[in-house]
Source information:
This is a predicted complex of two RNAs, RNase P RNA and transfer RNA, with 444 nucleotides together. It holds a member of the Rfam family "Bacterial RNase P class A". Its family is annotated with dimeric ribonuclease P complex, tRNA processing and ribonuclease P activity in the Gene Ontology.
RNA sequence: CGGGAGGCGAGUGAGGAUCGCGGCGCGCUCCGGCGCGUCGAGGAAAGUCCGAGCUCCACAGGGCAGGGUGCCGGGUAACGCCCGGGCGUCGAAAGGCGACGGAAAGUGCAGCAGAGAGCAGACCGCCGAUGGCCGCGGGCGACCGCGGAUCAGGCAAGGGUGAAACGGUGCGGUAAGAGCGCACCGCGCCUCCGGUAACGGAGGUGGCACGGUAAACCCCACCCGGAGCAAGGCCAAAUAGGGGACGAGGAGCGGCCCGCUCCGUCAGAGUCCCGGGUAGGCUGCUUGAGGACACCGGAGACGGUGCUCCCAGAGAAAUGAUCCUCCCCGCGCGAGCGGGACAGAACUCGGCUUAUUCCGCCUCCCGUCGA
RNA sequence: GGGCGAUUAGCUCAGCGGUCAGAGCGCCUGCCUUACAAGCAGGAUGUCGGGGGUUCGAUUCCCUCAUCGCCCA
Numbered sequence: 001c002g003g004g005a006g007g008c009g010a011g012u013g014a015g016g017a018u019c020g021c022g023g024c025g026c027g028c029u030c031c032g033g034c035g036c037g038u039c040g041a042g043g044a045a046a047g048u049c050c051g052a053g054c055u056c057c058a059c060a061g062g063g064c065a066g067g068g069u070g071c072c073g074g075g076u077a078a079c080g081c082c083c084g085g086g087c088g089u090c091g092a093a094a095g096g097c098g099a100c101g102g103a104a105a106g107u108g109c110a111g112c113a114g115a116g117a118g119c120a121g122a123c124c125g126c127c128g129a130u131g132g133c134c135g136c137g138g139g140c141g142a143c144c145g146c147g148g149a150u151c152a153g154g155c156a157a158g159g160g161u162g163a164a165a166c167g168g169u170g171c172g173g174u175a176a177g178a179g180c181g182c183a184c185c186g187c188g189c190c191u192c193c194g195g196u197a198a199c200g201g202a203g204g205u206g207g208c209a210c211g212g213u214a215a216a217c218c219c220c221a222c223c224c225g226g227a228g229c230a231a232g233g234c235c236a237a238a239u240a241g242g243g244g245a246c247g248a249g250g251a252g253c254g255g256c257c258c259g260c261u262c263c264g265u266c267a268g269a270g271u272c273c274c275g276g277g278u279a280g281g282c283u284g285c286u287u288g289a290g291g292a293c294a295c296c297g298g299a300g301a302c303g304g305u306g307c308u309c310c311c312a313g314a315g316a317a318a319u320g321a322u323c324c325u326c327c328c329c330g331c332g333c334g335a336g337c338g339g340g341a342c343a344g345a346a347c348u349c350g351g352c353u354u355a356u357u358c359c360g361c362c363u364c365c366c367g368u369c370g371a
Numbered sequence: 372g373g374g375c376g377a378u379u380a381g382c383u384c385a386g387c388g389g390u391c392a393g394a395g396c397g398c399c400u401g402c403c404u405u406a407c408a409a410g411c412a413g414g415a416u417g418u419c420g421g422g423g424g425u426u427c428g429a430u431u432c433c434c435u436c437a438u439c440g441c442c443c444a
Stems, first nucleotide, its partner, number of pairs: 001367009010357001013326007021040008042342001046353002049351005054228004061262004066224005071085005086100001087098004101219002106217002108213002123159002125155003130152002133148006167185006186208001187206008232283004242274005254266003290309002293306005327340005372443007381396004398414005420436005
C1' cells in the first nucleotide's frame, strides 16, 4: 500500500436569530388568556418474532390434550436472548455458520433407475479346484498325468445404476474371492488419565448389531393458566328495569377466560342468550429490572459499591419552518456550487430480525514493496 | 398501538402427514343447426407471492421479507 475479518462510537448534530407548537414549574389575570424559565423522537422508534413488568378472571392446586426449547457450563427478572467452551462444517488464515438429545422403544418414508435399499442381491462379469463331458499320452488292468470348453456348482472382491449398496486401505490366503486371517483406520464394550461438564487422550478386547432419515410421526429431558392498556378503574348521560332459558340449599345452576377432567373454592338469588341505548369526560400515562461518571470483582456476558441526573407523555395526535456559522462528501486553481441515508414515540422495559452511511477509531489475518 | 388469517391457471377454489399440479367457469378447435344458444368430443393455459434452509427430492415442513383482508375502541 492492497484485500479480508472482528469490535466500539456517532448518526442535519451543535450554536445563534425570527416566527410557530406540547408538557411541567412560577407569577399575573378582565378567567378569554399572557409573561418568564425549563424539557421535548430512534438505533432501529419498524416487524409484532420471543420474554417479562403491570391489569383483569375472588385465590389459581394436580392431570390429560396442546405448545415451546434441545451439546456443556455460566449470565439474566425472564427468554427461543447474551457470554465462554466442546463437537461438526466453510475458509489459506483471521474468523463465520450450526433447528447440536435419541435410529438398540415403536411406526413410517426413500419415486425413477438398479440384480439388490436392510439381516437384500446377480445385469456386465471372475473361477471352474471337486463331480460330469471331450481330446491326447502311459498302463494287462485298477487307474495315473496333461490340456480344452463350460454343465452342475462357487463368488460379491472389480465394473455399472443410484443421493445413498451391508465398514475403508494394504498384505496374505483361495480355483476365484470374501474380516476368511493379519496390520492400520473406523465402530461397540471395559479400564485409566485430564476436564465441573460437553468432550479429549492412552491402553486392552471383540470380527463387528440391520445403514440413512426425527424443521417425518414419535420417545426422552426441561419449561408454559388465559387474555391483553383499544387491558382495566371512576364519573356523567341516555335507553325498553324489554323478552327468554337454567337454578340450589348440603347439593348442584353458574363462575374459577383456548378445550376436557379431578380436587378445592365462591363475595352469589345469580349465570347465560337475544334485543335496545351510549360510544362523552377523567384516569391508567411516566421514577424505571432507569441513565451518566468513577472504582472493585470476573477470561467474558455481567455483578457490586459510591456519587450524580430526571431525560417526551400527545389525545386525531405536539417536538416544526426560514436564515447564518461550524461538520461530512463530490466537483473546482480558487471564489464558489450541489448534496447529506433508513426513517418518527402512543403503558414500559430486555432481546431477535429487517432497512440504512463509499462516517470515525481500535485490533487481527494474508499478500506485496521498502528500511 | 395490539391480535388473527390469506397469497395456486384469465376468475373462484381444492390439493392435509413429501415424488402425477387439479376441478368448475371462461378461452380455442371440430361436430350438430338455416344461423345462434344449449349439448357432445377434444385441446391449450402455471417462476404454486419473493428469498434462504431441512431432506435424495418442497406447492406442502421451518425461518425471514412483501402485499392484501378481518377483529379489538